[in-house]
c-di-AMP riboswitch aptamer (ydaO/yuaA leader) from a Dehalococcoidia bacterium, 148 nucleotides, folded computationally. The coordinates come from a structure-prediction model, not an experiment, and the mean pLDDT is 77.

RNA sequence: AAACUGUAAAGGCCGAGUUCCCGUGCGGAUCCACGGAUGCGCCGGGGAGCGGGGGAACCCAUUGUUGGGGUGAAUUGCGCGAGAGCGCAUAGGCGAUCUCCGACGCCGAACCCGUCAGCUAACCCCGCAGGCGUUCGGAGGCUCGCGA
Repeated sequence: AAACUGUAAAGGCCGAGUUCCCGUGCGGAUCCACGGAUGCGCCGGGGAGCGGGGGAACCCAUUGUUGGGGUGAAUUGCGCGAGAGCGCAUAGGCGAUCUCCGACGCCGAACCCGUCAGCUAACCCCGCAGGCGUUCGGAGGCUCGCGA
């Protein structure tokens, strides 16, 4: 010097993935006048909020092993390869308060249902994770602070 690993900072990013209450539940921490008290994590139950699926009439649809369908931005095309897979591009999506424009950069996956589901009021059911450290310029607007 380079590479690798870890930590801190950022008060933020992608995403529906937030918040509150209850408990003779489990674990542990602190304090104590030793009677108890106050937090934290997990588990169970419930409320609010956000997201998703199923489900009439009317409308739509005419398919059916070449199965079909759902979540998601993640769809499609071409080429290489015996295959696994790889490469290029692309619909679409993302990049620190809100909107628009421009440039630049990045993603363009994965999983689930199980022969079954169009829309769909009432109604019914499910989820509230996981992964990160996130560019610049211009225009318009919102809010806050200071001064006049």